[in-house]
RNA sequence: GCUAGGGUAGCUCAGUUGGUAGAGCAGCGCACUCGUAAUGCGCAGGUCACGGGUUCGAGUCCCGUCUCUAGCU
Numbered sequence: 001g002c003u004a005g006g007g008u009a010g011c012u013c014a015g016u017u018g019g020u021a022g023a024g025c026a027g028c029g030c031a032c033u034c035g036u037a038a039u040g041c042g043c044a045g046g047u048c049a050c051g052g053g054u055u056c057g058a059g060u061c062c063c064g065u066c067u068c069u070a071g072c073u
Base pairs, nucleotide, nucleotide: 001072002071003070004069005068006067007066010025011024012023013022019056027043028042029041030040031039049065050064051063052062053061
């Protein structure tokens, strides 16, 4: 330099045909317990890497940039 895939909550990852952004773990509160752990219930946490475009509407489609992984040279 070229090709392919990825970037979404603190972490690991879903997100279907473009139509209200989710799960598990972690965190906080409550219940339970003599007290913890475990368990149950609830709560909070998001500039969907960045900048543009298309559209009534974009995590999703298009273009550019950055970055990570793998392969080729």
Molecule: transfer RNA
Organism: Ignavibacteria bacterium